[in-house]
Molecule: transfer RNA
Organism: Deltaproteobacteria bacterium
RNA sequence: GGGGCGGUAGCUCAGCAGGUAGAGCAACGGCCUUUUAAGCCGUGGGUCGCGGGUUCGAAUCCCGCCCGCCUCACCA
Numbered sequence: 001g002g003g004g005c006g007g008u009a010g011c012u013c014a015g016c017a018g019g020u021a022g023a024g025c026a027a028c029g030g031c032c033u034u035u036u037a038a039g040c041c042g043u044g045g046g047u048c049g050c051g052g053g054u055u056c057g058a059a060u061c062c063c064g065c066c067c068g069c070c071u072c073a074c075c076a
Stems, first nucleotide, its partner, number of pairs: 001072007010025004019056001027043005049065005
């Protein structure tokens, strides 16, 4: 340098046809318990990697760029 996969909540990840962004765990509050743990109920938490384009409407489609992983090639 070429190709492929990925980047979405604090963490791990869904979101296969463009139409209100989600789950589990964690955090916080409450219930229960003598207390803790476990269990149950609830709440908050998002520039969807960045910039542009298409569209009435983009996490999703198109272009460029950044980062990570895999692979091929080159150099030594």